[in-house]
Context: one part of a larger RNA
RNA sequence: AGCGCAGGGAGGAUGCCUUGGCAUUGGGAGCCGACGAAGGACGUGGUAAGCUGCGAAAAGCUGCGGGGAAUUGCAAGCAAGUAUUGAUCCGCAGAUGUCCGAAUGGAGCAAUCCGUUAAGAGUAAUAUCUUAACAUCAUAUACUGAAUCAAUAGGUAUAUGAGGGGAACCGCCUGAACUGAAACAUCUAAGUAGGGCGAGGAAAAAGAAAUCAACCGAGAUUCCGAAAGUAGUGGCGAGCGAAAACGGAAGAGGCUAAACCGAACUCAGAAAUGAGAUCGGGGUUUAGGACUGCAUUUAGUAUUGAAAUGAGCGAGCAGAAUGCUUUGGGAAAAAGCAGCCGAAGAACGUGAGAGCCGUGUAAGCGAAGUGAGUUUCAGCGAGCAGGAUCCGGAGUACCGCGGGACACGUGAAACCCCGUGGGAAGACGGGGGACCACCCUCUAAGCCUAAAUACUACCCAAUGACCGAUAGCGAAUAGUACUGUGAAGGAAAGGUGAAAAAGCACCCCGGGAGGGGAGUGAAAAAAAGAACCUGAAACCCUGUGCUU
Numbered sequence: 001a002g003c004g005c006a007g008g009g010a011g012g013a014u015g016c017c018u019u020g021g022c023a024u025u026g027g028g029a030g031c032c033g034a035c036g037a038a039g040g041a042c043g044u045g046g047u048a049a050g051c052u053g054c055g056a057a058a059a060g061c062u063g064c065g066g067g068g069a070a071u072u073g074c075a076a077g078c079a080a081g082u083a084u085u086g087a088u089c090c091g092c093a094g095a096u097g098u099c100c101g102a103a104u105g106g107a108g109c110a111a112u113c114c115g116u117u118a119a120g121a122g123u124a125a126u127a128u129c130u131u132a133a134c135a136u137c138a139u140a141u142a143c144u145g146a147a148u149c150a151a152u153a154g155g156u157a158u159a160u161g162a163g164g165g166g167a168a169c170c171g172c173c174u175g176a177a178c179u180g181a182a183a184c185a186u187c188u189a190a191g192u193a194g195g196g197c198g199a200g201g202a203a204a205a206a207g208a209a210a211u212c213a214a215c216c217g218a219g220a221u222u223c224c225g226a227a228a229g230u231a232g233u234g235g236c237g238a239g240c241g242a243a244a245a246c247g248g249a250a251g252a253g254g255c256u257a258a259a260c261c262g263a264a265c266u267c268a269g270a271a272a273u274g275a276g277a278u279c280g281g282g283g284u285u286u287a288g289g290a291c292u293g294c295a296u297u298u299a300g301u302a303u304u305g306a307a308a309u310g311a312g313c314g315a316g317c318a319g320a321a322u323g324c325u326u327u328g329g330g331a332a333a334a335a336g337c338a339g340c341c342g343a344a345g346a347a348c349g350u351g352a353g354a355g356c357c358g359u360g361u362a363a364g365c366g367a368a369g370u371g372a373g374u375u376u377c378a379g380c381g382a383g384c385a386g387g388a389u390c391c392g393g394a395g396u397a398c399c400g401c402g403g404g405a406c407a408c409g410u411g412a413a414a415c416c417c418c419g420u421g422g423g424a425a426g427a428c429g430g431g432g433g434a435c436c437a438c439c440c441u442c443u444a445a446g447c448c449u450a451a452a453u454a455c456u457a458c459c460c461a462a463u464g465a466c467c468g469a470u471a472g473c474g475a476a477u478a479g480u481a482c483u484g485u486g487a488a489g490g491a492a493a494g495g496u497g498a499a500a501a502a503g504c505a506c507c508c509c510g511g512g513a514g515g516g517g518a519g520u521g522a523a524a525a526a527a528a529g530a531a532c533c534u535g536a537a538a539c540c541c542u543g544u545g546c547u548u
Stems, first nucleotide, its partner, number of pairs: 001547009015533001016495002020467002022464007029456002031165002039100003042055003046078002050074002061094006070082003105114003115134007136162009169200001170198005180187001184235001211218002222249004232240002253448003256393001260281004265276004286427001288391003291386004300380002304378006312370002316365002322338004339356002341345001347359003398422007408433001429442004482489002503532001506517004
């Protein structure tokens, strides 16, 4: 030195565990903000670095409801207290709420600096302090008011509103490329990703036919199934890809413009009168309405308001039934024997496998507050006939040209939308996929509308042939430590024991670290000693056998 055996060290795999995650289902809730948000800075405790809570009234103050014995957060100790005159704690409501932040009196390198006005405190007088108001924009009203007579622009005041944030979902605007086509240009990817603006939560959007259909008929919208990978479209390549019918979910329809009537106002005018806009009535659909007659108050009402009731949500309450013995034992829930409850044998915990020990579970009950819905009342709200006249949404429909969007790439290309140039009709008009006729159907150029649908930052309950500490979220808490000028990047890290009211008194060696006794624990344990469950391998060492 090698090989083997035995014993150690080092290391932290494996096993077991779970405080944390992941995914899904059902329900709730779905906005916050100038009444100052989201997010922060700085403070705040007897002792106080961090986290949590709170805000100079600062781990808190007040009220109402619950609850019933302890309590002053995580988090020990010491000190000092509180509480059956009901604390701590839980729910609801209120008070306080520094500074920054839309940040809004002005400024600014966020958490800082500097004001003006009014009122008050304070001083001999200043100083200083406290409270309140003071940004901008939009709309409305009033006043004022240039160049420029009138007017207008502008200015001032008051009132109301806005501003910023939010996980996804939603609407609109804008809008790629990689890629595929086995290259690539039309095409595709895709109106996707990205960017911008805006809204809501009884989500948004859409929505009561100028719709479909086919000579039969249907009757707003939305979503699911299906039609169907069909009809189509397509360098007819790659690909793209409907609609109606039909079956379901849900179901709801309303308001105006105009004709006509009335009111007061403005403008023009000497006046008569004319015109205009405003308000009220009327009217709202195609078998129309106004108008002229005749009749009179019904159906209905998500729509506008009030009242009553009120599921649910939102602290909690109550909740059945077991003992003994033995063994091994630290501990019984194990074993043996004998019982009991069950609308409860889900689960977790308790010194080892517990229906009957604890928390719970089943079936029940429930306050303050909040509150879907329902009911009632008020308010709103009708019908018939006639057919002369009037009305029925104009720079609109439509056409040319240029685009877009429709499953549809310009095509025979309708329908829809935008730009640009032309530009109707008047119960006429639009559509039925060029276009024309006939026929059928609808009534554009105004508005609103619940439900069925989408999503989940947030709350509750539950589930898992999901993970179990190199896994599962990046995170068993951390966007921390750390890196970077910055945008940004981004970790590691769990387990003594049943119990530390057993964490090793005391002795010895040592400067200490550390170790040796002793003691605790004892089922076996300190080879469970905090560098603490188990404790693999690499690697290191000691002893010994063999070989050299």